Predicted 3D model of a 75-nucleotide RNA (transfer RNA) from Candidatus Nitrosopelagicus sp.
Rfam family: tRNA. Gene Ontology term of the family: triplet codon-amino acid adaptor activity.
Its mean pLDDT, the model's own confidence on a scale to 100, is 81.
Taxonomically the source falls in Candidatus Nitrosopelagicus (Archaea, Thermoproteati, Nitrososphaerota).

RNA sequence: GGGCUCGUAGUCUAGCUCGGUUAUGACGUCGCCUUUACAUGGCGAAGAUCCGGUGUUCAAAUCACCGCGGGCCCA
Numbered sequence: 001g002g003g004c005u006c007g008u009a010g011u012c013u014a015g016c017u018c019g020g021u022u023a024u025g026a027c028g029u030c031g032c033c034u035u036u037a038c039a040u041g042g043c044g045a046a047g048a049u050c051c052g053g054u055g056u057u058c059a060a061a062u063c064a065c066c067g068c069g070g071g072c073c074c075a
Stems, first nucleotide, its partner, number of pairs: 001074007010027003020058001029045005051067005
């Protein structure tokens, strides 16, 4: 330098192919219940610039382009 691929809460992750109501779940955190207490368990809550920008569209996490960052391969 070229090609491919990935980027979504603190961490991991579904959703992307085929655009459509308030973005899914787990772990973790916090509160309550349960216990003499802890653990486990139950209930609930907070937590997301969906990497950034532009474009397409009535509508973009999703499609297109450019850029940034990570990974793999070739040179």